[in-house]
RNA sequence: GGUGUUGUAGUUCAGGGGUAGAAUAACUUACUGUCUAUGAGAAGGUCAGGGGUUCGAAUCCCCUCAACACCG
Numbered sequence: 001g002g003u004g005u006u007g008u009a010g011u012u013c014a015g016g017g018g019u020a021g022a023a024u025a026a027c028u029u030a031c032u033g034u035c036u037a038u039g040a041g042a043a044g045g046u047c048a049g050g051g052g053u054u055c056g057a058a059u060c061c062c063c064u065c066a067a068c069a070c071c072g
Stems, first nucleotide, its partner, number of pairs: 001071007010024004018055001027041004048064005
């Protein structure tokens, strides 16, 4: 330098055009003499950035950035 994959909650990951989810962590609460464990609740996201297509984009297309792999 070329090609490809990946980028979503604090963390690990789903979701592949129609209001963004799970697990876990943290918070509140119930239980207990106390802590853990367990149950319940609420919160937490400009979906890497920009542009385009579309009535509508995390999702499709282009560019950029970052990580990784392969080729040279």
The RNA shown here (transfer RNA) has 72 nucleotides and comes from a Flammeovirgaceae bacterium. Its Rfam family is "tRNA". Rfam links the family to the GO term triplet codon-amino acid adaptor activity. Model confidence (mean pLDDT): 84 of 100.